[in-house]
Context: one part of a larger RNA
Molecule: small-subunit ribosomal RNA, 5' domain
Organism: uncultured bacterium
RNA sequence: GGAUAAACGCUGGCGGCGUGCUUAACACAUGCAAGUCGAACGAGGAACAGAAGACGAGGUCUUCGGAUUAAAUUGACUGUUCCGAGUGGCGGACGGGUGAGUAACGCGUGGGGAACCUGCCUUAUACUGAGGGACAACAGCUGGAAACGGCUGCUAAUACCUCAUAUGCGCACAGGAAGGCAUCUUCCGGUGUGGAAAGAAAUUCGGUAUAAGAUGGCCCCGCGUCUGAUUAGGCAGUUGGUGAGAUAACAGCCCACCAAACCGACGAUCAGUAGCCGACCUGAGAGGGCGAACGGCCACAUUGGGACUGAGACACGGCCCAGACUCCUACGGGAGGCAGCAGUGGGGAAUAUUGCACAAUGGAGGAAACUCUGAUGCAGCGACGCCGCGUGAGUGAAGAAGUAUUUCGGUAUGUAAAGCUCUAUCAGCAGGGAAGAUAAUGACGGUACCUGACUAAGAAGCCCCGGCUAACUACGUGCCAGCAGCCGCGGUAAUACGUAGGGGGCAAGCGUUAUCC
Numbered sequence: 001g002g003a004u005a006a007a008c009g010c011u012g013g014c015g016g017c018g019u020g021c022u023u024a025a026c027a028c029a030u031g032c033a034a035g036u037c038g039a040a041c042g043a044g045g046a047a048c049a050g051a052a053g054a055c056g057a058g059g060u061c062u063u064c065g066g067a068u069u070a071a072a073u074u075g076a077c078u079g080u081u082c083c084g085a086g087u088g089g090c091g092g093a094c095g096g097g098u099g100a101g102u103a104a105c106g107c108g109u110g111g112g113g114a115a116c117c118u119g120c121c122u123u124a125u126a127c128u129g130a131g132g133g134a135c136a137a138c139a140g141c142u143g144g145a146a147a148c149g150g151c152u153g154c155u156a157a158u159a160c161c162u163c164a165u166a167u168g169c170g171c172a173c174a175g176g177a178a179g180g181c182a183u184c185u186u187c188c189g190g191u192g193u194g195g196a197a198a199g200a201a202a203u204u205c206g207g208u209a210u211a212a213g214a215u216g217g218c219c220c221c222g223c224g225u226c227u228g229a230u231u232a233g234g235c236a237g238u239u240g241g242u243g244a245g246a247u248a249a250c251a252g253c254c255c256a257c258c259a260a261a262c263c264g265a266c267g268a269u270c271a272g273u274a275g276c277c278g279a280c281c282u283g284a285g286a287g288g289g290c291g292a293a294c295g296g297c298c299a300c301a302u303u304g305g306g307a308c309u310g311a312g313a314c315a316c317g318g319c320c321c322a323g324a325c326u327c328c329u330a331c332g333g334g335a336g337g338c339a340g341c342a343g344u345g346g347g348g349a350a351u352a353u354u355g356c357a358c359a360a361u362g363g364a365g366g367a368a369a370c371u372c373u374g375a376u377g378c379a380g381c382g383a384c385g386c387c388g389c390g391u392g393a394g395u396g397a398a399g400a401a402g403u404a405u406u407u408c409g410g411u412a413u414g415u416a417a418a419g420c421u422c423u424a425u426c427a428g429c430a431g432g433g434a435a436g437a438u439a440a441u442g443a444c445g446g447u448a449c450c451u452g453a454c455u456a457a458g459a460a461g462c463c464c465c466g467g468c469u470a471a472c473u474a475c476g477u478g479c480c481a482g483c484a485g486c487c488g489c490g491g492u493a494a495u496a497c498g499u500a501g502g503g504g505g506c507a508a509g510c511g512u513u514a515u516c517c
Stems, first nucleotide, its partner, number of pairs: 001517004006513005013389006019382002021347001026345003030342003035090003040087002044083007055075002058069004097300003106225008116217002121213008129163004138153006169194005175188005226272003233263002238260006245253001275297004280289003302323005325336004353379001355378003361375001362373004392422004402413004426458001429452004436444001461506005466487003472501005482489002
């Protein structure tokens, strides 16, 4: 000199764009943050409408078999709309947060997989046939303070099961051909096994199988990736083999047996520290530092462990077990997890609103209308940062007054002020008023912006003045009080302390502290 997620002191007019718990991965009151589909399904409740006009109840008659019923009423029927539960489907593995752990194939980079998976999406081919039995909801009974259940009975489906169909696909068996030193790989035909679901008024939406694509993911390898030797030996599933198992898949991944290997001074092991990178800061560069915001990857979700479902999780707002903590309880037993957005307490030098909207972009569901979305878009607060603008312009010497100083003559403040003539950026007032989104829908927002009128009015401080280093005098103090980045200053004439006048620098900021180059 530059820089910062900064803090502190003094001061503070406006706007734009950014940015804001670096500390306790401490504990959390309250609200919201993941739902959606009635064009998969049955039942229920409410409202409205309709038709038939008598099906049942009811009324009347009766030989008790039945017949009849004008109006009104009730149940049942049909249609439309709404509602909240339930079965079912898809989504809750994305989006959002945090950096505790991790020195590792975690990350970066470059490759490889003859060892793999991939819902939704795209393309192509073929198919979508026949049956069945349940379980919720519901009804009845019943246990419990509650959370939550138990028993019996009824019922639907794109829920579940069985059968049929299958030149393709998977597996098993034996055979043939090609490649290859071989293990093996690819291809060909033969025998056994495995799959479909419908809905509708619908030029529709689906379902199944196979092949391919796209996207996403998993695994392996080379190289690189902090400090310590005052850490020198470490390791028993350890290193390799055979066989069996597990997995989507390779592999000690796991297991049985066999062999005794394997890593290490090119730093193993241990210990400490740490998420990694694109980037960011600095620097002429090499390098050094750093990893906030934005983007990619990883890991985690009160602590530890585990699996289930699923295309995908060993799952932040799912489940089970254990621990700590908090809450409810009728003491028998239960409930919870903000490192989502706000917000609270605590810690701290220190970090914001319990805001508005789904209008846009994106996401989930849906055929759609639409619903949901603290993602996101905006607004609020903070000079926290960067950038822009303003606090007026011209003229004005009686060089006014005041103040400071003085050799008492003056000098400085100083064209500075006043006065005169103008202007209106910003702020304030009044009127109009967008684009963003159009077929329609605007939170922002009566915002940006435009126009008009109006008054110099409403808007300047901070640090420094011995040298480095731009800027000097007076008074007070008297090695005291104090200053100080370094040298150093102060003990009676201090340009170095304190105050004043003056001056210098920067400016809505200026200084200090901390950290990095």